[in-house]
């Protein structure tokens, strides 16, 4: 110092321009002589920052940063 990939929920990830979503948790109910398992429901978010483009940006541009590689 160069070139890739990558940051979204407590964690593991989708989401390819039109109200942000599952699965694991975690509450809380039903069941059961208790836990477990199993069903219901309930909780969930400044989509890493900062500016831009657009009628509208988690998504498209620039740059900053955080983390993985990888080349000299």
């Nucleotide at each position: 110092u160069c070139c890739c990939c990558u940051g979204u929920a407590g964690c593991u990830c989708a989401g390819u321009g039109g109200u942000a979503g599952a699965g694991c948790g975690a509450c809380g109910g039903u069941c059961u002589g208790u836990u477990a398992a199993a069903c219901c429901g309930u909780u969930g978010g400044u989509c890493c920052c900062u500016g831009g483009u657009c009628c509208g940006a988690a998504u498209c541009c620039a740059g900053g940063u955080g983390g993985g590689g990888g080349a000299g």